[in-house]
Molecule: c-di-AMP riboswitch aptamer (ydaO/yuaA leader)
Organism: Nitrospiraceae bacterium
RNA sequence: CACAGUCAGCAGCCGAGAUUUCCGUCAUCCGGACGGAAAUGCGGGGGACCCAGUCAUUUGGGGCGUAUUCCCGGUGCAAUCCGGGAUAGGGAACUUCCAGGCCCGAGCCCGUCAGCUAACCUCGUAGGCAUAUGGAAGGGCGAUG
Numbered sequence: 001c002a003c004a005g006u007c008a009g010c011a012g013c014c015g016a017g018a019u020u021u022c023c024g025u026c027a028u029c030c031g032g033a034c035g036g037a038a039a040u041g042c043g044g045g046g047g048a049c050c051c052a053g054u055c056a057u058u059u060g061g062g063g064c065g066u067a068u069u070c071c072c073g074g075u076g077c078a079a080u081c082c083g084g085g086a087u088a089g090g091g092a093a094c095u096u097c098c099a100g101g102c103c104c105g106a107g108c109c110c111g112u113c114a115g116c117u118a119a120c121c122u123c124g125u126a127g128g129c130a131u132a133u134g135g136a137a138g139g140g141c142g143a144u145g
Base pairs, nucleotide, nucleotide: 009141010140012129013128014127018040019039020038021037022036023035024034025033026032041125042124043123044122045121046120051115060113061110062109063108064107069086070085071084072083073082074081089104090103091102094138095137096136097135098134099133
C1' cells in the first nucleotide's frame, strides 16, 4: 500500500428547495454573513401529429401538495364559518419486511383558460422541525489488528 475478516463505533428529519463560480456590501486572527448575477443539479407549469374524449363550457374550470371523501352538531335563506368523529392517502433518523403503538390528513395559486404531448417556452430552488420502539435480512463511513 492492497485485500479479506472482525467490531460493542458513527450517520439528523419533512420538503424539489442543493452545489459551485463571479461581483458588491459588512465583517475579519482563523473563519464568515447578506444581496445580486450565472452555471450545474433537482422540482413544477404551458405546449403538436398520434391517441383519448362525443361531452363540457357559473353548478365555472384548472394547478402545486399526502392532505381526498363521508357523517354529526352549531350559525345562517343559502353560500360560508366553527367544533367533533371517521376515511382515501402520507410521515417517523441507511434500505426492505414483520410486530407494536404515535403523528399529519393542511394551506396556497391561476383568473374564464389549459386532456396527453416531441421540439420549444417558462417558473421555483422556500419554510419548518427533534419523531430516536422491538425483531430479521442486507448495505454505507470510520476505528482497531